[in-house]
Context: one part of a larger RNA
C1' cells in the first nucleotide's frame, strides 16, 4: 500500500447492488417449512332433484318410509411425491476431493423414440358398525364391504437361465438350434389419460484404476481376513465383501505404522511475476442431522421434520405409562468484541401432485433492520471589501480566519407534498373476464430551504503558533518527547489529509 463475513471510538443526508452467529455440531418456548389426487376405491355428511309406501282426511290434500340423479366437502384404502429442494462443516489425511481413464463387472422411477400385448377367475382388509380396556397415547375382539390394493390360471419372445453347434478372443462377446421360467388395470365429460413385456436414448448414479492433495522421525518397524489361491455364499455389479480349506505372504526412509491439524475443488486476497495466504457469500462434490447402532419400504435411503433398539437430556401423567429432537425460516435465553423480522406473497422463476381448474411450496420473489462493504448523488451556484463583527496572534504598526459571512441575483438534484400511467404479464379462462407481494415511469408544487465530520500537524510524513503543565499529568508504530519559554503532553486559533465517513485494533499478502 492492498484486502476483510470484521469489531471498537467519534460522527452520520439519500439511493442502487451485495453481505450479515466466524464463538456453544451447546440447549430450545411458539408458529410455519410436503403434500397432492374424488377423472383409482367403497363409504359418511351437506344441498338440489325423481319415485312416492304406512298413516291422517269425505275429498282436495297433508305426510314423508323407500328410491333416482346431479353438485359439493372429505376421515380412510390405493397411487405418485416425501432420497428433491433447504441447513451445517462435527467427523474424515483417504472408503474423500480434483484431473484423466475404465466398466466385455453394473443400475435407473419419471421423460423421449421403436416393437408387441392388455384374456379369465378368487380370497381378503381399512373405513363403517357392535362391544371391551385405558388418565392419555392408543389398543383388542365380533360382523360385514371396495379398488388401478393382494393372489391364482391362460398366452408370450425381441427378455432371463441351461445345453449344443459355429465364429472369435488372453478370458469374454456374438450368431443359430433345443428346453425351462416370467405379465397386465382400469378411469372419465368418448376424447383422452393410463397398465404390462421388451429394445434403445437422454439425464442421473454405483464400482474400479492412475496421478496429485498439511505438519511431525522427540512416531521405525507395521499387518492374521492380514497378502494371495481354490470353492461357495452375497450384491445391480467386480472384489476377503463374507465364509471353509490351502499357501506365507503384503506394506515400509520414494516415510509404512502412529500422533496432530483440516471438509475438498471451481475460486478469493495479495503480488510485476514466481509465489504466499485462504476456501465466508455463489456453483460442483463429500459428510452429518441429539449421541451410538440397525435394518424396513422403495427405482433410489440404511432416510434432517420415517421405523426399531440402547444412552444422555427435556415435557405430560390419574404413577400404570406416553411424548420430543430448529446443523429448515423466523424467534428465545446462553456464549461472546460481534452478526437482522416470531414480516408479505405464491404475481414471477423452479419443484411435487393432478386430465385440468387448482392445491402445497420460510425453495424462491419481495419488504424490514445494520454506513457491514462497493458504487453513485447531495449538503448549493454566480457575484460580493485593501477586507465588517467575533476569535487567534503581534515587534502594537499590523497579520490570520477570509469571498469566508452579511448582502444581491439564481437553481431545486436528493429528501418532502400532490396528480397520473398501468411497465415488470409471460399466464389462466366457461372467451364474459381475471391475476402484482413488491417495485417502477411521467408531470406539477414550495423554499437555500432538511443534510459534515473525523484524524493528524518533531522526523519517517502533507500540515505551526500561543497558553497551561513542569521527568508531574501524559504521549508513543519506530526513533523518542516531558526535570520553567515543549512546533512531540492538555487546550485554543490556524493548517494538512480523507470524507458520509474518519481513525484504532485484529488477521493475510
Nucleotide at each position: 500500500g492492498a484486502a476483510u463475513g470484521a469489531a471498537c471510538g467519534c460522527u452520520g443526508g439519500c439511493g442502487g447492488c451485495a453481505u450479515g452467529g466466524c464463538u456453544a455440531a451447546g440447549a430450545c418456548a411458539u408458529g410455519c417449512a410436503a403434500g397432492u389426487u374424488g377423472a383409482a376405491c367403497g363409504g359418511a355428511c351437506c344441498a338440489u332433484u325423481u319415485c312416492g309406501a304406512a298413516g291422517a282426511g269425505u275429498a282436495a290434500u297433508c305426510g314423508g318410509a323407500u328410491u333416482c340423479a346431479u353438485g359439493g366437502u372429505u376421515a380412510g384404502u390405493g397411487g405418485c411425491g416425501a432420497a428433491a429442494g433447504g441447513g451445517u462443516g462435527a467427523g474424515g489425511a483417504a472408503u474423500a476431493g480434483a484431473u484423466a481413464g475404465g466398466u466385455a463387472a453394473c443400475g435407473u422411477a419419471c421423460c423421449g423414440c421403436g416393437g408387441g400385448c392388455u384374456c379369465u377367475g378368487g380370497a381378503a382388509u381399512a373405513g363403517c358398525u357392535c362391544a371391551u380396556c385405558g388418565a392419555a397415547a392408543g389398543a383388542u375382539g365380533g360382523g360385514g364391504u371396495a379398488a388401478u390394493g393382494c393372489c391364482g390360471g391362460a398366452u408370450g419372445a425381441u427378455g432371463u437361465c441351461c445345453u449344443c453347434u459355429g465364429u472369435u478372443u488372453a478370458a469374454u462377446u456374438c450368431a443359430g438350434a433345443g428346453g425351462a421360467c416370467c405379465a397386465a388395470a382400469g378411469a372419465u365429460u368418448u376424447a383422452u389419460c393410463g397398465g404390462c413385456c421388451u429394445g434403445u436414448g437422454a439425464g442421473c448414479g454405483g464400482c474400479c484404476u492412475a496421478u496429485c492433495u498439511c505438519c511431525u522421525a522427540u512416531c521405525a518397524g507395521c499387518u492374521u481376513g492380514u497378502u494371495g489361491g481354490u470353492g461357495a455364499g452375497g450384491u445391480a455389479a467386480c472384489g476377503g465383501c463374507u465364509c471353509a480349506c490351502c499357501a506365507a505372504g503384503g506394506c515400509g526412509a520414494c516415510g509404512a505404522c502412529g500422533g496432530g491439524u483440516a471438509g475438498c475443488g471451481g475460486g478469493a486476497c495479495u503480488g510485476a511475476g514466481a509465489g504466499g495466504u485462504u476456501g465466508g457469500c455463489c456453483c460442483g462434490c463429500c459428510a452429518c442431522a441429539u449421541c451410538g447402532g440397525a435394518a424396513c419400504u422403495g427405482a433410489g435411503a440404511c432416510a434432517c421434520u420415517g421405523u426399531c433398539c440402547g444412552g444422555a437430556c427435556c415435557u405430560c401423567c390419574a404413577c400404570g405409562g406416553a411424548g420430543g429432537g430448529c446443523u429448515g425460516c423466523a424467534g428465545u435465553a446462553a456464549c461472546g468484541a460481534a452478526u437482522a423480522u416470531u414480516g408479505g406473497g405464491c404475481a414471477a422463476u423452479g419443484g411435487g401432485c393432478g386430465a385440468a381448474a387448482g392445491c402445497c411450496u420460510g425453495a424462491c420473489c419481495c419488504a424490514g433492520c445494520a454506513a457491514u462493504g462497493c458504487c453513485g448523488c447531495g449538503u448549493g451556484u454566480a457575484g460580493g471589501a485593501u477586507g465588517a463583527a467575533g476569535c487567534c496572534u503581534u515587534u502594537c504598526g499590523g497579520g490570520g480566519u477570509g469571498u469566508a459571512a452579511a448582502c444581491u441575483a439564481c437553481u431545486u438534484u436528493c429528501a418532502g407534498g400532490g396528480a397520473u400511467u398501468a411497465g415488470a404479464a409471460a399466464g389462466c379462462u366457461u372467451c364474459g373476464g381475471u391475476u402484482g407481494a413488491u417495485c417502477a415511469g411521467u408531470c406539477c408544487c414550495a423554499g437555500a430551504a432538511g443534510a459534515a465530520g473525523u484524524c493528524a500537524c518533531g522526523g519517517c510524513u502533507a500540515a505551526c503558533u500561543u497558553c497551561g503543565u513542569g521527568c508531574c499529568a501524559g504521549c508513543a508504530g519506530c526513533c523518542g518527547c516531558g526535570g520553567u519559554a515543549a512546533u512531540a503532553c492538555g487546550a485554543a486559533g490556524g493548517u494538512g489529509g480523507c470524507a458520509a465517513g474518519c481513525g484504532u485494533u485484529a488477521u493475510u499478502c
Model confidence (mean pLDDT): 82 of 100.
Predicted 3D model of a 509-nucleotide part of an RNA (small-subunit ribosomal RNA, 5' domain) from a metagenome.
The RNAcentral record of the full RNA draws on SILVA.
Its Rfam family is "Bacterial small subunit ribosomal RNA".